About this RNA:
Transfer RNA from a Cytophagales bacterium, 77 nucleotides, folded computationally. It was read from a public genome assembly.

[in-house]
This record gives sequence, structure tokens and C1' cells, in this order.
RNA sequence: AGCCACUUAGCUCAGUUGGUUAGAGCAAAUGACUCAGGAUCAUUGGGGCGCGGGUUCGACUCCCGCAGCAGCUACCA
Repeated sequence: AGCCACUUAGCUCAGUUGGUUAGAGCAAAUGACUCAGGAUCAUUGGGGCGCGGGUUCGACUCCCGCAGCAGCUACCA
């Protein structure tokens, strides 16, 4: 340099042909329980879906550019 994939909550990940208000587990907070803590149970908060444009009545989902990260190939040494 080229090719391919990925980027969604603090972490790990779902999201079915584009279609109302985007979810789970863990973690966190609060409460219950306990002398207290852990475990367990319940509840709650937390996300401009990497960034910027475009298409569409409507975009996490489609298209373009950019950024980051991983892999493969080639080149140089």
C1' cells in the first nucleotide's frame, strides 16, 4: 500500500427482511435478608448505536468518506 471483518451501557455481547419507546449477562446504586459481611432475592440508574454526510415517509440496519482496532497479502529492509 491492497483486501476483508469489526466499532451498540463501565465490561462482554445480542439486535430476525429498514418500521413505534434499542436489549441481555456481569458490574454499580438502593432495598430485603444478616450482629455484620458474603451469597441470594427485588428494584433502579446508565447508551448522541465510532465520527461526518447521503438515500428514504422512516436508518443501529442501506450507500459514501474519515478515524480506530484486529487479521491476511504484497513491497522495502
Lineage of the source: Bacteria > Pseudomonadati > Bacteroidota > Cytophagia > Cytophagales. Rfam family: tRNA. The family's RNA type in Rfam is transfer RNA. Gene Ontology term of the family: triplet codon-amino acid adaptor activity.